[in-house]
RNA sequence: GCCAGCGUAGCUCAGUUGGUAGAGCACCGCUUUCGUAAAGCGGGGGUCGUCGGUUCAAUCCCGACCGCUGGCU
Numbered sequence: 001g002c003c004a005g006c007g008u009a010g011c012u013c014a015g016u017u018g019g020u021a022g023a024g025c026a027c028c029g030c031u032u033u034c035g036u037a038a039a040g041c042g043g044g045g046g047u048c049g050u051c052g053g054u055u056c057a058a059u060c061c062c063g064a065c066c067g068c069u070g071g072c073u
Stems, first nucleotide, its partner, number of pairs: 001072007010025004019056001027043005049065005
């Protein structure tokens, strides 16, 4: 330098023929217990990598860029 994949909650990941963004773990509160753990119930937390484009509407489609991983040279 070229090619491919990936980027979504603190972490690991889902999601999408375009239509209000989710799970598990973690965190906080409550119940239970003499107490702790476990268990149950509830809650907070996201500019969906950045900037543009298409569209009534973009996490999703298109372009450029940034970062990570792999391959080729």